[in-house]
């Protein structure tokens, strides 16, 4: 999410970990796997955490990662246009 008055049933996503692969890295992707979730769909806009570069530096600049850290934005069933 769907069915049901309800009980409940059937679904959706998939943490850690393992394997493969890409990346300097944080991490990404695929397969296995389920700790969890109800927007755990999508968007790095604010904060946060982490990585890389420069740097004496755990400062700062720059470049990145994470939306399953907190906010914010946006979409949501079927059919047609």
């Nucleotide at each position: 999410g769907c069915a049901g008055a309800a009980a409940u049933g059937c679904g959706c996503c998939a943490a850690a970990c393992u394997c493969a692969u890409c990346g300097c890295g944080a991490g990404g992707u695929g397969a296995g796997g389920a700790c969890g979730g109800a927007a755990a769909g999508c968007c790095g806009c604010g904060g946060g955490u982490c990585u890389c570069c420069u740097g004496g530096a755990u400062a700062a600049c720059g470049a990145g990662a994470c939306a399953g850290c907190c906010g914010g934005g946006u979409u949501g069933c079927a059919a047609a246009a």
c-di-GMP-I riboswitch aptamer from a Deltaproteobacteria bacterium, 81 nucleotides, folded computationally. The prediction has a mean pLDDT of 85.